[in-house]
Predicted 3D model of a 385-nucleotide RNA (Bacterial RNase P class A) from a Bacteroidales bacterium. Its Rfam family is "Bacterial RNase P class A". Rfam's curators write: Ribonuclease P (RNase P) is a ubiquitous endoribonuclease, found in archaea, bacteria and eukarya as well as chloroplasts and mitochondria.
């Protein structure tokens, strides 16, 4: 080399008849139609519905509590829980540094509360062995005291190693070194690096409960409008019909209107407080329900050129490419492209197979599916020669 693993791109083409929809325009017709011409017509994932958003809509107005996300730094983007680079931490190649690939739910146990199975003396106020003092003794060992250096368990056993010291031993003391937070000085936008300094010293777990920081209003094209149609409240049930001001009539009362307030019902809203609309409110029953707009010019796409590690951004030129509404986009031939068998020795024949898989208001990511062909890395590698 080649499989093989990882990331990632592409993912069928023509030509001939028929046939659907949508748009132009012609020709016939009163019109509704109807004939013949042009143009276009389902993806990288249209799937999941897992995220952001445009757009709509809740008048106006919030505020707090709960609830949900999300978490190294910088930068890209309408924004995301995405992307790009970068930094720390492991893993794996590498004889060592160096370098290369990958991976990360990488804010915090020094705020607190929990949890660490079996083993083991203990999973943090510890002693099974053992060691070392004292006192007994039948010499098999008994008791009491010390100890955490050495052994045993264990995923993890009081910060490591030398060295004094001690009855034996320990940071008891010393040197050198390890973590953990702090300060200081160079670099670096910064996450951080590297040094110097005194402090300190059981570790593990937060997809543990929590704590910080940030963000977060709900609903979705069956949203949200316009325009037509039609209509019965004839039942039942329940709440007001209050209070206090003004106005107007009036001899006054009475009625009438209006303004605050309370009772009821609605909205912001998952709950409260608070705002705000409203006078009936619910059950049951009954008519009407065709059209139209939102519906496809866009944070759109391609080429080419600066800038940038890039993600992208900016400029110029050019392109218009589905809008159904029970839901079109196909059907049948014939031929190529691509792989797969089998033959043949020449670039031929024969046959077979081409995956996953259909827009429904739009756009950006994320996640699965996938025959085949291709790009990059593993790989300065390993095999043959």
């Nucleotide at each position: 080399a080649a499989a093989g693993c990882a990331a990632c791109g592409u993912g069928u083409u023509c030509u001939g008849u028929c046939g659907c929809u949508u748009c132009c325009g012609g020709u016939u017709g009163a019109a509704a139609a109807a004939c013949a011409g042009g143009a276009a017509g389902a993806g990288g994932a249209a799937a999941g519905u897992c995220g952001g958003g445009g757009c709509a809509a809740u008048a106006c107005a919030g505020g707090g509590c709960g609830c949900c996300a999300u978490a190294c730094u910088u930068c890209c983007u309408a924004a995301c829980g995405g992307g790009a680079a970068g930094g720390u931490u492991c893993c794996g190649c590498u004889g060592c540094c160096g370098g290369c690939g990958g991976a990360a739910a990488c804010a915090g146990c020094a705020a607190g509360u929990g949890c660490c199975a079996c083993a083991g003396a203990a999973a943090a106020u510890a002693a099974c062995c053992g060691u070392c003092c004292c006192g007994c003794c039948a010499c098999g060992g008994c008791g009491g005291g010390a100890u955490a250096a050495g052994g045993g368990u264990g995923a993890a056993a009081a910060u490591g190693u030398g060295g004094g010291g001690u009855a034996a031993g320990a940071g008891c003391c010393c040197a050198c070194g390890g973590g953990c937070a702090u300060g200081g000085c160079u670099g670096g936008u910064a996450a951080c690096a590297g040094u110097c300094a005194g402090g300190u010293c059981g570790g593990g777990u937060a997809a543990a409960c929590c704590u910080u920081a940030u963000g977060g209003a709900u609903u979705g094209a069956a949203a949200g409008g316009c325009c037509a149609a039609a209509u019965a409240u004839a039942c039942c049930g329940g709440a007001a019909c209050g209070u206090a001001c003004c106005g107007c009539u009036u001899a006054a009362c009475c009625g009438c209107g209006g303004u605050a307030c309370a009772a009821g019902g609605g909205g912001c809203u998952g709950c409260c407080c608070g705002c705000u609309c409203u006078u009936c409110c619910g059950g049951g029953g009954g008519g009407u329900a065709g059209g139209u707009c939102g519906u496809u010019u866009g944070a759109g796409c391609c080429u080419u050129g600066c800038a940038g590690u890039g993600a992208u951004g900016c400029a110029u030129g050019g392109c218009c490419u589905a809008g159904a509404u029970a839901a079109a986009u196909g059907a049948c031939a014939g031929a190529a492209a691509u792989c797969c068998u089998g033959u043949a020795u020449u670039u031929g024949c024969a046959g077979g197979a081409u995956a996953c898989a259909g827009a429904a208001c739009c756009c950006c990511g994320c996640u699965u599916a996938c025959a085949a062909c291709g790009u990059u890395g593993u790989a300065c590698g390993g095999c043959a020669c």